[in-house]
RNA sequence: GCCCUUAUGGCUUAGUGGUUAUAGCGUCCCACUCGUAAUGGGAAGGUCCUCGGUUCAACUCCGAGUUGGGGCA
Numbered sequence: 001g002c003c004c005u006u007a008u009g010g011c012u013u014a015g016u017g018g019u020u021a022u023a024g025c026g027u028c029c030c031a032c033u034c035g036u037a038a039u040g041g042g043a044a045g046g047u048c049c050u051c052g053g054u055u056c057a058a059c060u061c062c063g064a065g066u067u068g069g070g071g072c073a
Base pairs, nucleotide, nucleotide: 001072002071003070004069005068007066010025011024012023018056027043028042029041030040031039049065050064051063052062053061
């Protein structure tokens, strides 16, 4: 330099065009307990990496850029 791939709450992640974006862990609150842990219930937390394009409609498709990983020379 070229090619492939990745980016979604604090962390890990589901979501292959249809309008409230999903789960687990973690955090907070409550119940239970003599108390703690465990367990059960509930809550908060998201500019879906950035910009542009296609579409009636984009996390999803297309282009460029940036970041991480891999390959070729």